[in-house]
RNA sequence: UAGAGUUUGAUCCUGGCUCAGAACGAACGCUGGCGGCGUGCUUAAGACAUGCAAGUCGAACGGUAAGGCACCUUCGGGUGCACACGAGUGGCGCACGGGUGAGUAACGCGUGGGUAAUCUACCCUCGGGUUGGGGACAACCCUGGGAAACUGGGGCUAAUACCAAAUGAGACUACGACGUCCCCGGAGUCAUCCGAAAAAAGAUGGCCUCUCCUUGGAAGCCAUCGCCCACCGAUGUGCCCGCGUCGCAUUAGUUAGUUGGUGAGGUAAAAGCUCACCAAGGCUUUGAUGCGUAGCUGGUCUGAGAGGAUGAUCAGCCACACUGGAACUGAGACACGGUCCAGACUCCUACGGGAGGCAGCAGUCGGGAAUUUUGGGCAAUGGGCGAAAGCCUGACCCAGCAACGCCGCGUGAGGGAUGAAGGCCUUCGGGUCGUAAACCUCUGUCGGGAGGGACGAACGUUCUGUGGGUAAAUAAUCCAGUGGUCUGACGGUACCUCCAAAGGAAGCGCCGGCUAACUCCGUGCCAGCAGCCGCGGUAAUACGGAGGGCGCAAGCGUUGUUCGGAAUCAUUGGGCGUAAAGCGCGCGUAGGCGGCUUGGCAAGUCGGGUGUGAAAGCCCGGGGCCCAACCCCGGAACUGCAUUCGAUACUGCCUAGCUAGAGUCCCGGAGGGGAAGGCGGAAUUCCCGGUGUAGAGGUGAAAUUCGUAGAUAUCGGGAGGAACACCAGCGGCGAAGGCGGCCUUCUGGACGGUGACUGACGCUGAGACGCGAAAGCGUGGGGAGCAAACAGGAUUAGAUCCCCUGGUAGUCCACGCCGUAAACGUUGGGUGCUAGGUGUCGCGGGUAUUGACCCCUGCGGUGCCGACGUUAACGCAUUUAGCACCCCGCCUGGGGAGUACGGUCGCAAGGCUAAAACUCAAAGGAAUUGACGGGGGCCCGCACAAGCGGUGGAGCAUGUGGUUUAAUUCGACCCAACGCGAAGAACCUUACCUGGGUUUGAACUGCUUCGGACAACCCUAGAAACAGGGCCUUCCCUUCGGGGAGUUCUGUAGAGGUGCUGCAUGGCUGUCGUCAGCUCGUGUCGUGAGAUGUUGGGUUAAGUCCCGCAACGAGCGCAACCCUUGCCGUUAGUUGCCAUCAGGUCAAGCUGGGCACUCUAACGGGACUGCCGGUGGUAAACCGGAGGAAGGUGGGGAUGACGUCAAGUCCUCAUGGCCCCUAUGUCCCGGGCUACACACGUGCUACAAUGGCCGGUACAAAGGGAAGCAAUGCCGCGAGGUGGAGCCAAUCCCAAAAAACCGGUCUCAGUUCGGAUCGAAGUCUGCAACUCGACUUCGUGAAGUUGGAAUCGCUAGUAAUCGCGGAUCAGCAUGCCGCGGUGAAUACGUUCCCGGGCCUUGUACACACCGCCCGUCAAGCCAUGGAAGUCGGGGGUACCCGAAGUCGCUGUACCAACCCUCACGGGAGGAAGGCGCCGAAGGUAAAACUGAUGACUAGGGCUAAGUCGUAACAAGGUAGCCGUA
Repeated sequence: UAGAGUUUGAUCCUGGCUCAGAACGAACGCUGGCGGCGUGCUUAAGACAUGCAAGUCGAACGGUAAGGCACCUUCGGGUGCACACGAGUGGCGCACGGGUGAGUAACGCGUGGGUAAUCUACCCUCGGGUUGGGGACAACCCUGGGAAACUGGGGCUAAUACCAAAUGAGACUACGACGUCCCCGGAGUCAUCCGAAAAAAGAUGGCCUCUCCUUGGAAGCCAUCGCCCACCGAUGUGCCCGCGUCGCAUUAGUUAGUUGGUGAGGUAAAAGCUCACCAAGGCUUUGAUGCGUAGCUGGUCUGAGAGGAUGAUCAGCCACACUGGAACUGAGACACGGUCCAGACUCCUACGGGAGGCAGCAGUCGGGAAUUUUGGGCAAUGGGCGAAAGCCUGACCCAGCAACGCCGCGUGAGGGAUGAAGGCCUUCGGGUCGUAAACCUCUGUCGGGAGGGACGAACGUUCUGUGGGUAAAUAAUCCAGUGGUCUGACGGUACCUCCAAAGGAAGCGCCGGCUAACUCCGUGCCAGCAGCCGCGGUAAUACGGAGGGCGCAAGCGUUGUUCGGAAUCAUUGGGCGUAAAGCGCGCGUAGGCGGCUUGGCAAGUCGGGUGUGAAAGCCCGGGGCCCAACCCCGGAACUGCAUUCGAUACUGCCUAGCUAGAGUCCCGGAGGGGAAGGCGGAAUUCCCGGUGUAGAGGUGAAAUUCGUAGAUAUCGGGAGGAACACCAGCGGCGAAGGCGGCCUUCUGGACGGUGACUGACGCUGAGACGCGAAAGCGUGGGGAGCAAACAGGAUUAGAUCCCCUGGUAGUCCACGCCGUAAACGUUGGGUGCUAGGUGUCGCGGGUAUUGACCCCUGCGGUGCCGACGUUAACGCAUUUAGCACCCCGCCUGGGGAGUACGGUCGCAAGGCUAAAACUCAAAGGAAUUGACGGGGGCCCGCACAAGCGGUGGAGCAUGUGGUUUAAUUCGACCCAACGCGAAGAACCUUACCUGGGUUUGAACUGCUUCGGACAACCCUAGAAACAGGGCCUUCCCUUCGGGGAGUUCUGUAGAGGUGCUGCAUGGCUGUCGUCAGCUCGUGUCGUGAGAUGUUGGGUUAAGUCCCGCAACGAGCGCAACCCUUGCCGUUAGUUGCCAUCAGGUCAAGCUGGGCACUCUAACGGGACUGCCGGUGGUAAACCGGAGGAAGGUGGGGAUGACGUCAAGUCCUCAUGGCCCCUAUGUCCCGGGCUACACACGUGCUACAAUGGCCGGUACAAAGGGAAGCAAUGCCGCGAGGUGGAGCCAAUCCCAAAAAACCGGUCUCAGUUCGGAUCGAAGUCUGCAACUCGACUUCGUGAAGUUGGAAUCGCUAGUAAUCGCGGAUCAGCAUGCCGCGGUGAAUACGUUCCCGGGCCUUGUACACACCGCCCGUCAAGCCAUGGAAGUCGGGGGUACCCGAAGUCGCUGUACCAACCCUCACGGGAGGAAGGCGCCGAAGGUAAAACUGAUGACUAGGGCUAAGUCGUAACAAGGUAGCCGUA
């Protein structure tokens, strides 16, 4: 040293992406009050107009343009002066200061050293000197050339300019010497000799002591400043060395002055620095060379630190000055505001020729996201010159601009509740903005006005006076110091005082999570947001607005960049069995590491001292600006380097030993270790012959194929190739790949045993080298079987597959390549240490034995199981994935990609090495719970099977789809929509359509105005609603004022909506499923999700029960309790019943009577595996039996766990939100929901003789009945009518039960089956049967003769069949809900289909297999590779040309100083020119490298709903995968 979000249904781990922090020379958006201190072209080292940025000295010189003063003047001017000076000569400066970062990967920088290999102007200390001479050239004058810049010739002249000479200690050189020093070759010192070299007689001021002229001056003297020689110092510089200093190895070799030597040249100075000759070296995997990038440092930012990034401002160093080259001058330059040359560019020009260089300060254009004034001043600090005054100074000090940064201040303070108005929200109560405002009382910072008003200033100069030095001197001059005087750009600024006044001064971002802050409206996968995850498809805290809130604040956000978080390159501080990661294996080079003991050294290491580590900065202390930022002073620190002294445990080095590591020798056995040669049998195939006949072969089934020319089968013989059954074993050997018949030869390694020997000889191993399955390649053989390719047959929608029949490379051998594999134990090698148990192989020891086993034990190998430990888990666990050490290899998100390019290897195929753009927010490992599997096991269900009857075909009914329509209202859609909502659409219903009305409404509540009770009834028009008119006028209480209730009208708040959203909801319901499951508490296990319990062995209809068990208990389910039915009892006895008694009828419980029976309806009993036997474990339980009305849940019902399906329903109801409001509300008439080419579902009736028809005769249960059920009777063929007894129902009625049974008839036919359809006539209900009811009678008499594929129900009082009732309902039933009558067949069994339960297994699934997912093709977008080429760029090589210039040679143009000469002239010396070496730019040539672009082309990535298939994930339906063809 703080973490968080994001992979999953959930979990742990790995791992990337993202965020919160700090920082900035910033930019952009919105906003902006003041001050202080800082900072401000990061891009085009692009180009620059204009001004300024380096001059100064008259006390070096000749002089005097302009100006000043004085005089003169012919007014043109002239003369003189110095406190003046243009231009010139000369001196010093211009090499500093200032700018920039192009170049540079370098002794460039940093740090520490060396220079005994150097120089240093000005400055300081010290010593000495400063003699006597000479000749010129500018300026100036005269005269030419030129547009200009500039320049030629002639003449004069001065110097602190120039020249020769004298002197010369010391210094230099040579030789010699030395009680010196050190780095061993020099340094130093001493003495001597030789050679060479210098001056300004200068400037200023003063003086007269000495000499001469003599007011005074000169020589001279004095002072100051100079000058020359030499030494020392200081400062600065040059050169050299150690160490440190970016990326790429897809840059591995490089170098000819290169490396060294000798000699020479050259420099201030060592040196190949240069040259000649000689030698052949030098550098390099500890990364040379090449390429790319870059100024370096103090520091700065970040970080806990180690580090990482960076190199603005400030400071040190370097480099550069338009680009390239070069030298000159000088102490210093190869010179920013100098020179020459070349080039590019710009400007001037009279076209001949010239001029220029802001990377100085301002400023302009350009570039860019972006960076300031053409300001003031030398007052301060610093610099140049000068004796000084002073001049110059865009260095600097200030001001201006910019919120660019840091720091400080303000925009007010206190009080103030009616919690104002207003906004927003609201559950309508209220809440909130909010003490916020208003209002009251104060204060006065900043800004404004007025007044005062600084520090920064001390030097210096000069004057006065004082002390001291020099001197002959009271001149002069120098030094010190006192007093006075002069000097401020900033600036009338800071600061102070006064005045007025809350008056002028707040924004920006955010509010889904991370992350602090929530509501409303709008929008509706649109518009948009977004750092990551992700929001938006009608209720968005995520978009836009608003209110409110949070954060920061003159700023706030965004973008970019850096560090951090990131232990995500891991030294501190990571990993590699399965997540990314161990080279396929060995041998071994360099390197790294290395056993025990002795002595030495002191390199590493440790300690002390010294030097250095610039200043600034950081840190600490103190101080100054009101504080702070900022600044000043002091300290500490600077973790480093160098040097010195010391220590010697460890490492290292040297030395001497040792034997435990390693190795050698000897003995022994084991082994598919390797190579070569030979031999063998079985089998396949082929050939020959025999026997033999019609098939064989092959498959899921077939076919292709073979076979009557004789196959297959079988027997005999032969040929040839390949492989070696059994033995054979988680057995053996080998480094790995790999190795298997037998024999022989050659040969490697390991192991066991024993002693002896060597004496650390060891381990690992980058490169290098070797080996290396299969496939493949080359050459030549060989070829039986098998078998890519290929052909055919099948399969299939297709089938370039799987299956079958054939079949070539190949497989085999020799030689040579290739060099890869899921080359795997997915586990590199070595050493030591750390419980065991149990197999097995090899060798040995012990005990025992006659011997062999057994048993105990040692070493080496090979397996399994397991403690500690470890691991994310799985697992590993002495054969380690444990604990440690050593060495090597490798990894750093997924995809792109093991690909491209480059290199290299290969005959090729291809191998090795190995990126990027782009793209994604993951990809992944292990484990968990589910779900799923054309995985497994166990079990259940009318699930199949076994049966019975249906559906699917017909007609009709009914529902649905579709179509149609003004409307055919709406909903329901696999099971689990479709005789469903609808338990009943002619009107109504009704929600739909046409048309006509109506608007507080048909219905509800509250307030309000006026009037009148309201209402009912009648008339007119109309289809009705409605409209118009008429008639009637009647509520309650009362204190008679009025009040209350109700109604109408108006207004209002609101009603109303079968309008939308069942994906906003409640409730209800369906379904899995009456399946046996679903959970919890505590405990335990696991890092965790979770597990355990609930799994296991039995058993059950059942998680039912028993046993076992780290579980023990519990809950919701199961079962039971409830209803019904079956048996019995008790109680009760009408309306029920009638055995007995009595009466009585045609008959009859009809009557009395009775309650026995049946029955009714209430309460009880009964059944519990209770009993017996067997099985089982002495369990649970099962099987059988007895008894019983009933037996193992007796039958049936009600009852539906946690949950699933966003299942159904907003049209039952309720309800959020949205929508309509003279209409989507409401009223009315009519129509529609009843349509009809079709399709489907559910039913009814049938197709007939187990039947139809006719006649006769029986037997139910459960229900219903007052707007009702209705008997007997009468009428009608009938539906029905009439009439009305009885019944509010155990009383009366509906009510006839039907099938059945008895008798008759029909006789197999579209019928005496079947009844559709149609015609006619009726009945009933109803306001009304046209659209559109039911029924009746007569007539008509369709399809249909048992139904394809397929499919449904049912296991017993069930199916089938028969009728009866009820709800709804005026009427309407083949539907629905119930009731009883008659009453079967079959179940071997669980292989298969479907559904379900439990356990287990695999999984890449988790909206969960209706899952996931791959590749081609098609479309769009993006980046990349190749490519005929095209266009550039930088560097190198070779050659050509060769400017300026240095150097060399020459120098028979020319030349004042010196020498010779009387002179002329000559010499010395200089020097133009010429030649030569080198040499920039330029040119030519051939290569290499690199960039851009390129028709076309290749693959890649991304992109809601394209095409084709189905490869992978389950045994993924042919297990998958790797290498190769």

The RNA shown here (small-subunit ribosomal RNA) has 1525 nucleotides and comes from an uncultured prokaryote. RNAcentral holds the sequence, with entries from ENA.